[in-house]
Context: one part of a larger RNA
Formats: sequence, C1' cells, structure tokens
RNA sequence: GGACGAACGCUGGCGGCGUGCUUAACACAUGCAAGUCACGGGGGCUCGCAAGAGCAACCGGCGAACGGGUGCGUAACACGUGAGCAAUCUGCCGAUUUCUGGGGGAUAGCCGGCCCAACGGCCGGGUAAUACCGCAUACGUUCUCGAGGGGGAGUCCCCUUGGGAAGAAACCUCCGGGGGAAAUCGAGGAGCUCGCGGCCUAUCAGCUAGUUGGCGGUGUAAUGGACCACCAAGGCUAUGACGGGUGGCUGGUCUGAGAGGAUGGCCAGCCACAUUGGGACUGAGAGACGGCCCAGACUCCUACGGGAGGCAGCAGUGGGGAAUCUUGCGCAAUGGCCGAAAGGCUGACGCAGCGACGCCGCGUGUGGGAUGAAGCAUUUCGGUGUGUAAACCACUGUUGCCCGGGACGAACAUCCUCUUUCGAGAGGACUGACGGUACCGGGUGAGGAAGCACCGGCUAACUCCGUGCUAGCAGCCGCGGUAAUACGGAGGGUGCGAGCGUUGUCC
Repeated sequence: GGACGAACGCUGGCGGCGUGCUUAACACAUGCAAGUCACGGGGGCUCGCAAGAGCAACCGGCGAACGGGUGCGUAACACGUGAGCAAUCUGCCGAUUUCUGGGGGAUAGCCGGCCCAACGGCCGGGUAAUACCGCAUACGUUCUCGAGGGGGAGUCCCCUUGGGAAGAAACCUCCGGGGGAAAUCGAGGAGCUCGCGGCCUAUCAGCUAGUUGGCGGUGUAAUGGACCACCAAGGCUAUGACGGGUGGCUGGUCUGAGAGGAUGGCCAGCCACAUUGGGACUGAGAGACGGCCCAGACUCCUACGGGAGGCAGCAGUGGGGAAUCUUGCGCAAUGGCCGAAAGGCUGACGCAGCGACGCCGCGUGUGGGAUGAAGCAUUUCGGUGUGUAAACCACUGUUGCCCGGGACGAACAUCCUCUUUCGAGAGGACUGACGGUACCGGGUGAGGAAGCACCGGCUAACUCCGUGCUAGCAGCCGCGGUAAUACGGAGGGUGCGAGCGUUGUCC
C1' cells in the first nucleotide's frame, strides 16, 4: 500500500447492487418448511326430490433419497485431474419390438362389542381394487445342453444356429383419451478400480495375523480378505511406513511485476453429518434431517399403569460472544413433486424489512458580492489571519416534501376463433407478491442534509495559552525538569469525506 463475513470510537442525508452467528455440531417455546391423485377402489358425512355437487378419512399409486441446512468427523480414492469396469445397477424420460388371457383368497375403511388419562389397542362380522396370490402365454430375456464362425487381455468376449427349463401384466373411460407387462438401445444418474496431485511433526523408526498372496466358497447390482475354510509366508518403510497434531476438498478469493505466499465466508461442483451410538426395513435409489427399531443423555405430559420429543430447514427465543437481521408478503415469475387437466403443495425461490457491513453513484447548493463588517485568534499595537467566507443581491431545483400519471417483468398452461402438411402455427381472452414501487410530469422552496483524523521527523499541515520529568503522548526515533510547532485547550492549517480513525488478521 492492498484486502476483510469484521469489531470498537466519533459522526451520519439518499439510492442501487451485494452481504450479515467466524463463538456453543449449545439448548430450544410457537408457527410454518412435502405432499398430491376422486379418470385405481369400496364405503362415510353434508347439500339436493332427483340427477348430481362438495368434504375429507382409509386401502392403493407416485413423490417424500430432490430441494434446504451445517462442517462435527475425515489426511481418505474424501477431493481435483486423467484413465478403466471383458466386474456393474438404473424409477421417471426418449426411440423400438412384442403383449395386456383366465381365475382365487384376504384386509383397511365400515358395522357391533370392549379396554384406555393419553398415545393407542383387542375381539367379532362383513366388503373392494391398478393392493395380494396361483394358472396360461413368451418377440426379446435368464439359465442349461450342443453345433459353426470370429476375436482376445487369465478365469474369457462377440456373432449365427438347434433342443430343454424358468420368469409377466391392470385395467379405467365422459370413447377424446389415460394407463399396465416383458425386452433392447439411448439419455441422465449411481456404484466400483487404478495413475498422478495438494498440511505439520523423526523430541513418532520400525509397522502388520485377515496381515500379503493362492485355491475353493459365502455375499453383493458388481470386483475384491469385503467375509469364511484351507494352504503358503508374505506385505509396507528414510522417495518417511506406523504413530501424534491440525483440517472438509475443489473451481476460486486476497496479495504479488512474477515466482510465490495466504485463504476456502457468499456463489458453484463433490464429500460428510442430522441430539449421541448402533441396527436394519421399504424402495429404482437411503444404510434415510422434518421414516422405523434398540440403547444413552436431556426435555415435556401423566389418572403413576405409561407415553411424547429432536430447528446443523425459514423466522424466532435463551445462552456464549468484541460481534452478525423480520416469529414479514407471495406462489405473479423461475424451478420441483403430484395430477389427463383444472389445480394443489412448495420458508426452494421471487420480493419486502433491519444493519454505512462492503462496493458503486448522488446530494448537502450555483453565480455575484470589500467598507476586506462583526466575532474570534494573533500582534513588533502599525497591523495580520479566518476571508468572498458571511451578510446582501440574482438564480437553480438533483434530492426532500406535496399533487397527478404510471410500468417492464406475462406469455405460457387453459379456454375461444381461424389455419393446418395433423407435427403444429396465428389471433384473442385470463393471470403481478414486489407496488400505486421504479419511472415520468407539475408545484414548493436554499429551504431538511458534514464530519473524522492529523499538523516534531518519517509525513501534507504552526502559532498562542495552560502545564512544568507533573498531568500526559507514543507506530519507530522519542517528547514533558518555566517561553513544549511532540502533553491539554484555542485559532489557523493539512488529508480524506457520509464517512473518518483505531484494533485484529493475511499478502
């Protein structure tokens, strides 16, 4: 000098864009943050004469593995980068092929009875499905027994072909349509393996028995000591093993001429975690933040028998701290989930609020005005400085205030009309939280808007008074013991300016 998620002191007019618990991964009151589908199902309730309309519980489907938070742990294939899987999986989506036949038994809801403070539970009856279970069928598929051909990198891989075995489905309909099953390819996603790269410590020098390898198995979507039986005795290490400490990694960010050093907040990618520890279930996908079970700590309710809970989601509270915001509005846009759609949900997101926390922009007036007024300071008492500064005169109208007008963001979906090569296209209607905001026009009137630090040298800026090694200053050198440009005040000056200084940290 530059930088900051900053803090502190003094001061503070406006706007735009950003940004805001760095500490206790401490504990949390309250509300909200994941639902949706009635065109899968049968019932219930309300309205209605009925047709029908509405409500929502239950079975069922999809979603809840995304999105959002945090950085505890982790020195690791966690991350980055480059390869590989002849060792793999993949719901929804796109393309393609072939199907969607025929049966069965239950169970919620419901009805009846009972237990219970609550959470909830028991018994009996009876019912449906795109829920569940057999059967049939099988273009592909899997397994198996052969035949032929090609290839290779070790157990092999690919193509053609014959026989056998196994495995599927779900229908609804307003007749427009919407679904379901098997299989192949793709897209996107996920899993696994390897090379290389990036912290400190040798006052850690030896470490290792599932350890290293083989054979056979188990397990997995899949390789593998991942696990198991047997066999062999290996494997790593001064190019730092093993141990200890610290720590999420990266794109980037800051600084620097660069090399480098420091750093990883916001945004984006990956990882890890969800009160602590453990476990599996469901599922295409989780070893699952707002799912389940067990144990621990803690909190709450209780009729004492037993139950309920998890903000490192958004707000908000207490606590800790030098320190970090509103218990706001809206789904209008973008995106996500569900739905045929209408639409519903969405503290993601879009906005608004608070904070000079940062960056940027604007303003606090402009021109004239000398008898160089008064005041203040100083003085060699003549004067000099403040100083065109003020007053005063003439203007301007950014901003502020008042009045009026007033957006873009919104054209999609859907509906209507038209055209059509049937893929779609054109026109119209509907829809705005922000917001009567931005912006525009008019009116008003200099009116409401300047401070902070410094002035011995470094370093731009000097005098007077007070003090008298006192009180004090100080980044370094150093000032102060009676004329202190260095302390305190004043006048004046210098620098920056809605900021200015101080402290802390990095280069």